[in-house]
Context: one part of a larger RNA
Molecule: small-subunit ribosomal RNA, 5' domain
Organism: uncultured bacterium
RNA sequence: GUAACUCGUACUUCGGGGUCGCUGACAAUUGGCGGACGGGUGAGUAACGCGUAGGAACUUGCCCACUAGUGGGGGAUACCAUUUGGAAACGAAUGUUAAUACCGCAUAUUGUCUUCGGAUAAAAGGUGGCUUCGGCUGCCGCUAGUGGAGAGGCCUGCGUUGGAUUAGCUUGUUGGUGGGGUAAAGGCCUACCAAGGCUACGAUCCAUAGCUGUUUUGAGAGGAAGAUCAGCCACACUGGGACUGAGACACGGCCCAGACUCCUACGGGAGGCAGCAGUGGGGAAUAUUGGACAAUGGAGGAAACUCUGAUCCAGCAAUGCCACGUGUGUGAAGAAGGCCUUAGGGUUGUAAAGCACUUUAGUUAGGGAGGAAAGGUAGCAGGUUAAGAGCUAGUUACUGUGACGUUACCUAAAGAAUAAGCACCGGCUAACUCCGUGCCAGCAGCCGCGGUAAUACGGAGGGUGCAAGCGUUAAUC
Numbered sequence: 001g002u003a004a005c006u007c008g009u010a011c012u013u014c015g016g017g018g019u020c021g022c023u024g025a026c027a028a029u030u031g032g033c034g035g036a037c038g039g040g041u042g043a044g045u046a047a048c049g050c051g052u053a054g055g056a057a058c059u060u061g062c063c064c065a066c067u068a069g070u071g072g073g074g075g076a077u078a079c080c081a082u083u084u085g086g087a088a089a090c091g092a093a094u095g096u097u098a099a100u101a102c103c104g105c106a107u108a109u110u111g112u113c114u115u116c117g118g119a120u121a122a123a124a125g126g127u128g129g130c131u132u133c134g135g136c137u138g139c140c141g142c143u144a145g146u147g148g149a150g151a152g153g154c155c156u157g158c159g160u161u162g163g164a165u166u167a168g169c170u171u172g173u174u175g176g177u178g179g180g181g182u183a184a185a186g187g188c189c190u191a192c193c194a195a196g197g198c199u200a201c202g203a204u205c206c207a208u209a210g211c212u213g214u215u216u217u218g219a220g221a222g223g224a225a226g227a228u229c230a231g232c233c234a235c236a237c238u239g240g241g242a243c244u245g246a247g248a249c250a251c252g253g254c255c256c257a258g259a260c261u262c263c264u265a266c267g268g269g270a271g272g273c274a275g276c277a278g279u280g281g282g283g284a285a286u287a288u289u290g291g292a293c294a295a296u297g298g299a300g301g302a303a304a305c306u307c308u309g310a311u312c313c314a315g316c317a318a319u320g321c322c323a324c325g326u327g328u329g330u331g332a333a334g335a336a337g338g339c340c341u342u343a344g345g346g347u348u349g350u351a352a353a354g355c356a357c358u359u360u361a362g363u364u365a366g367g368g369a370g371g372a373a374a375g376g377u378a379g380c381a382g383g384u385u386a387a388g389a390g391c392u393a394g395u396u397a398c399u400g401u402g403a404c405g406u407u408a409c410c411u412a413a414a415g416a417a418u419a420a421g422c423a424c425c426g427g428c429u430a431a432c433u434c435c436g437u438g439c440c441a442g443c444a445g446c447c448g449c450g451g452u453a454a455u456a457c458g459g460a461g462g463g464u465g466c467a468a469g470c471g472u473u474a475a476u477c
Stems, first nucleotide, its partner, number of pairs: 040235003049160007058152003063148008071105001073103002080095006111120003125140006161207003168198003173195008210232004214225004237258005260271004288314001290313003296310001297308004327357004337348004361418001363413005371404001375399006382392003421466005426447003432461005442449002
């Protein structure tokens, strides 16, 4: 001395905390439905896997129609609180509580079983409206059953690559009886009995391969392929297993074993892009760690709505197909230059220049559809109902949702301005001369060119063919 800092007092449209309510598209937990769809890949599979035509012994959540019911009780357990173990992953103990979570009882048809007497199997509430508080009633659910729709499981005839330098194969193998098992027929499994079954019309074995609609080629008959799109099958780090569930033996569920990668306090834990992007590697070679749920579809929800790398869009690549442009008219002194030449000329060539025009696409500026149906609010009105309440088909009016998107499209401005290459020219095969080279350098699909006049090599001029492509290579018919 009082900037930081500290202390004290006063102040405050400030901040913090507690308790009781309300609200929300938030988080955890219990519970329900869905994670078996959608999406990816083609390793395996020569098989009822696929294709086609049939069959009988089955199941089916959500959806539709119908019948009957939804009565009366009980005990727990998450979350939470307290304590506690572990590095973590993850737990343990005690206490408390709810439900459409869980468990008995009652009732029982056209259910199931049956020795035809009988036995046996259910349920759950939530949210609105009116009310005289007794009850009546709407919507969404729940239980049992019947039928349907769609979906799935199973069986069979026929078809489905190559090899005989693979000729025999088979013991749950083929059939029967009893039993078990499954939603369901069946050696599907098991005990016993019989000795069968397949095969030169190719069994068995080996190799190769997802199948089909289709695609491609071809006049066709055939041949080749199975990218995209659609149907079916199989697989989800490798192998095995079951649980839950209407449905799985389950890509982003569980358990075990294995290989690999990662974390660790060394006790133990975590993971699975053949989802969409993206990285590394391999390779001759193949894209953005983009936007949106606006539309279509799916899941959940009473709905509003939420989720959706399905999907719709955008980005990259002349990879393909289609369309368009790179100007148009005029212009002979047939300019200059190039090339050839018999030195006269010919050709490039109306080509250029010059003159007169046009403005697609591009650039700049302005305008501007459709993809939008829905949803919400209000009214009218049919149904339900005791009701003008509530709920709900329908309908009218208003409101209102677009990722693409600086959309498509339209208008205006300036200005030929910003836009042509590649292969070939001996014959096949459209298109020729000069120079260089000299069996050299080189070309080549086949025949073949080149050793001093090369239309075949290299260059030039000219020409031919295609054209935002052209040519080569590889493959197929």